RNA sequence: GCCCCGUUCGUCUAGAGGCCAAGGAUAUCACCCUUUCACGGUGGAGACCCGGGUUCGAAUCCCGGUCGGGGCG
Numbered sequence: 001g002c003c004c005c006g007u008u009c010g011u012c013u014a015g016a017g018g019c020c021a022a023g024g025a026u027a028u029c030a031c032c033c034u035u036u037c038a039c040g041g042u043g044g045a046g047a048c049c050c051g052g053g054u055u056c057g058a059a060u061c062c063c064g065g066u067c068g069g070g071g072c073g
Stems, first nucleotide, its partner, number of pairs: 001072006010026004018056001028044005049065005
């Protein structure tokens, strides 16, 4: 330098054009439980990497870029 894959709550991850004000696990916060802690129960907050494009409608499709991983030279 070229090619391929990925980039979503703090972390891991689901999603395949409208059914989703993006779901789950874990962590965290509050309350309950307990003499207290842990465990357990209930609830809360928390994310679509960035810029364009397509479309009535984009986390999802296309282009470019960032960052990460892999391959070739």
Molecule: transfer RNA
Organism: Candidatus Pacearchaeota archaeon